TPP riboswitch aptamer (THI element) from Deltaproteobacteria bacterium UBA5754, 112 nucleotides, folded computationally.
The organism belongs to Deltaproteobacteria, within Bacteria.
Rfam family: TPP riboswitch aptamer (THI element). Its family is annotated with thiamine pyrophosphate binding in the Gene Ontology. Rfam 15.1 lists 16,130 matches to the family in 8,693 species. From the family's description: Vitamin B(1) in its active form thiamin pyrophosphate (TPP) is an essential coenzyme that is synthesised by coupling of pyrimidine and thiazole moieties in bacteria.
Its mean pLDDT, the model's own confidence on a scale to 100, is 76.

[in-house]
């Protein structure tokens, strides 16, 4: 110069499912599954049923066989129930630059 891999700075990408039992004036509490994460914070809207969007936060990915999406209301297997596991899948898409530990090579000088 090239680099595993770990920190970090800047900026950018994303997702937030399934069920169960209580409550009932507001959109809530408790509790289970997988997960890094299953909406914490404030605001707008919307509606009487159990929301929705925006900012921000926690978390996690940034070139890519680990973010994520799309095929997909797929296909096997299993659950109380779900992408819950696998498969699809080296699929298509799909956001980066700097630094500093270091760890391995190459090259080029010095000196013995």
């Nucleotide at each position: 110069a090239a680099u595993a891999u770990u920190c970090g700075u800047u900026g950018g990408g994303g997702g937030a499912g399934c069920c169960c039992g209580g409550u009932u004036g507001u959109g809530c509490c408790g509790g289970g599954c997988u997960g890094a994460g299953a909406g914490g914070u404030c605001g707008g809207c919307c509606g009487c049923a159990a929301g929705u969007c925006g900012a921000c936060g926690a978390c996690u990915c940034c070139u890519a066989c680990c973010a994520c999406c799309u095929g997909a209301c797929c296909u096997g297997g299993g659950u109380a129930a779900u992408a819950c596991c696998a498969g699809c899948g080296g699929a298509g898409g799909g956001a980066a630059a700097c630094g500093a530990a270091g760890u391995u090579u190459g090259c080029c000088a010095g000196c013995a």